[in-house]
RNA sequence: UGGCGUGGAAGGGCGGCCGCGGCGGGUUCUCAAGCAGAGCCCGACGAGGAAAGUCCGAGCACGGCAGGACACGGUGGUGGGUAACGCCCACCCGCCCGGGCUCAGGUCCGGGUGAGGGACAGUGCCACAGAAAACAUACCGCCGAUGGGCCGGCUCGCCGGUCACAGGUAAGGUUGAAAUGGUGCGGUAAGAGCGCACCGCCGGUCUGGUGACAGCCCGGGCAAGGUAAACCCCACCGCGUGCAAGACCAAGCAGUGACACAAGCGGGCAACCGCGCGGGCUUGUUCGGCCCGGGCCUCUGGGCCGUGUCACGGGUAGGUCGCUUGAGCCUAUCGGCAACGGUAGGCCUAGAGAAAUGGUCGCCACCACGGCUCGCCGUGGGACAGAACUCGGCUUACACACCACGCCAACAU
RNA sequence: GGGGCCGUAGCUCAAUUGGGAGAGCGCUGUGUUCGCAAUGCAGAGGUUAGGGGUUCGAUCCCCCUCGGCUCCA
Numbered sequence: 001u002g003g004c005g006u007g008g009a010a011g012g013g014c015g016g017c018c019g020c021g022g023c024g025g026g027u028u029c030u031c032a033a034g035c036a037g038a039g040c041c042c043g044a045c046g047a048g049g050a051a052a053g054u055c056c057g058a059g060c061a062c063g064g065c066a067g068g069a070c071a072c073g074g075u076g077g078u079g080g081g082u083a084a085c086g087c088c089c090a091c092c093c094g095c096c097c098g099g100g101c102u103c104a105g106g107u108c109c110g111g112g113u114g115a116g117g118g119a120c121a122g123u124g125c126c127a128c129a130g131a132a133a134a135c136a137u138a139c140c141g142c143c144g145a146u147g148g149g150c151c152g153g154c155u156c157g158c159c160g161g162u163c164a165c166a167g168g169u170a171a172g173g174u175u176g177a178a179a180u181g182g183u184g185c186g187g188u189a190a191g192a193g194c195g196c197a198c199c200g201c202c203g204g205u206c207u208g209g210u211g212a213c214a215g216c217c218c219g220g221g222c223a224a225g226g227u228a229a230a231c232c233c234c235a236c237c238g239c240g241u242g243c244a245a246g247a248c249c250a251a252g253c254a255g256u257g258a259c260a261c262a263a264g265c266g267g268g269c270a271a272c273c274g275c276g277c278g279g280g281c282u283u284g285u286u287c288g289g290c291c292c293g294g295g296c297c298u299c300u301g302g303g304c305c306g307u308g309u310c311a312c313g314g315g316u317a318g319g320u321c322g323c324u325u326g327a328g329c330c331u332a333u334c335g336g337c338a339a340c341g342g343u344a345g346g347c348c349u350a351g352a353g354a355a356a357u358g359g360u361c362g363c364c365a366c367c368a369c370g371g372c373u374c375g376c377c378g379u380g381g382g383a384c385a386g387a388a389c390u391c392g393g394c395u396u397a398c399a400c401a402c403c404a405c406g407c408c409a410a411c412a413u
Numbered sequence: 414g415g416g417g418c419c420g421u422a423g424c425u426c427a428a429u430u431g432g433g434a435g436a437g438c439g440c441u442g443u444g445u446u447c448g449c450a451a452u453g454c455a456g457a458g459g460u461u462a463g464g465g466g467u468u469c470g471a472u473c474c475c476c477c478u479c480g481g482c483u484c485c486a
Stems, first nucleotide, its partner, number of pairs: 001409008012364007020046002023043008031034001048384001052395002055393005060242004072238005077091005092116001093114009117233002122231002124227003139173002141169003146166002148163006181199006200222001201220004206215003246321004255312007264275004277293006294305004328347008366381007414485007423438004432469001440456005462478005
């Protein structure tokens, strides 16, 4: 210098024109005359670090609920932060990597990482291989002290050799992910914590720490495999549904209740027509025009059905609210290792209905390519993605450029 | 807004207390036939959707992501 990886921060800036959204103001028009609708004009505002996945935790709303237990689900070192959390911070312990010291064991420093309670409460599993995989055991081995067989010597007491029969052993080998502490010395027939030193392990006292835990000392030769992201045990947490939650107003249809339904005659098979009566509308008083004017039963009190008007309760469509001022953001300062908290000042920043947030131009900044008069010109490029009740987290996606760390390559010293 | 299930060879599906990745059809080569089909023999073909973790060991257990199906309101 270039490339790659991880983490952090950031997610181009300013302005003009046109367009879209909900607001605020003004103005015009329309009607059923209202906090109405429509059009036009002006003004400020209008996506994110993840708005995403919906994986956790809450607020809020409604429903349910005496208390407890069981079941089910989740979490799991310690302390703190927080409204809360499975999130965050700090620490402890284990593991891994790098470096220093040391013969080694080990120890110190730095970085990374861990779903990190319990395997003497119980149950299950540990394939293949291997002697043996969990009440340990013995394939190849080693030994054969002790007992036994055979041979030899003999002072007949025994001694030596041999066999590997009984037996002893777990040092070494073999298997495996894992083999019942490790190294060394002694010891032994061979061996073995059998004995000893150091390391490891277990138990206990004391000290330090809020605690996880750490350290010194003492005791014990060492009993004790792994797996709980297997069942399970322990501790703690957890009611259900979700803004389509829910609250208010309320067409139409259906329901319930109250009130009203008055005068006929003629023609026609009938639909219907004519005259008359009652009510309503039209407005220009009459005149005129248009519309409407039930049926059955009966004890004559009325009842049932139907029609019309009014009212009522629940409530659909629809509308309004919930709705964005909130565990809010920024700055300064104080406390704290930090996460975070306190105080002071400032700010208001989409809330729309299947739903707006876009296009274009100019200048500047960045990157790539090309050109040349070497600092200018020309061309091109900019990701992931998009609010729908609201917050706090986690996870995932992400172009160019920036910062830190690590690795690799080339060049130089 | 909320719940559940699935992803394995080209296709359809298996694989259980975690321990060999398999079957049928299809494909390739070869035999048989005058030729084809059928049939016999042999064979190839897998990142178990992708990534990470637990474990000695993962298709299986846990987490994240992607895709699909389905149920409730």
Two RNAs folded together computationally: RNase P RNA and transfer RNA, 486 nucleotides in total. Rfam match: Bacterial RNase P class A. The family's RNA type in Rfam is ribozyme. Rfam links the family to the GO terms tRNA processing, ribonuclease P activity and dimeric ribonuclease P complex. The prediction has a mean pLDDT of 75.